[in-house]
RNA sequence: UCACUGGAGAGAGGCGGGUCAAUCCGAGUCAUCACGACGAGGAGGGAGCCCGUCCACCGAAGGGGCAAGCGGCGCCGGUAUCCCCGGCACUGCCAAUCUCUCAGGUAAAGCGGACAGCGA
Numbered sequence: 001u002c003a004c005u006g007g008a009g010a011g012a013g014g015c016g017g018g019u020c021a022a023u024c025c026g027a028g029u030c031a032u033c034a035c036g037a038c039g040a041g042g043a044g045g046g047a048g049c050c051c052g053u054c055c056a057c058c059g060a061a062g063g064g065g066c067a068a069g070c071g072g073c074g075c076c077g078g079u080a081u082c083c084c085c086g087g088c089a090c091u092g093c094c095a096a097u098c099u100c101u102c103a104g105g106u107a108a109a110g111c112g113g114a115c116a117g118c119g120a
Base pairs, nucleotide, nucleotide: 001120002119004117005116006115011055013054014053015052016051017050018049019048023043024042025041028038029037030036056106057105058104062102063100064099065098069093070092071091072090074088075087076086077085078084
């Protein structure tokens, strides 16, 4: 790196819009003794899905932050100078399953998923 397997957490949230079934109206066409059939278009607006927005929440894609430690630099002191040591301030590198919650995610399913196991 590849393949397989396992793999948690958190609202089935509110509001608005779109799409949309049943249902109603219906110019007209066909047919009949009658009953009817079809029907452009209009109204209507369910479930589900999609979009936007608001609040709440999660942390295990990704991303940000930091410890010890290793350095840099200025000032002060040991000491008059260099080295060295100590103190203060600033600063570079620097870990995570810590932390932030930007991103991502929050019924089931699906997708994703740090990490782990087996194999190559």
Glycine riboswitch aptamer from uncultured Aquabacterium sp., 120 nucleotides, folded computationally.
NCBI's taxonomy places the organism under Bacteria, Pseudomonadota, Betaproteobacteria, Burkholderiales, Aquabacterium.
The model forms 89% of the base pairs in the Rfam consensus.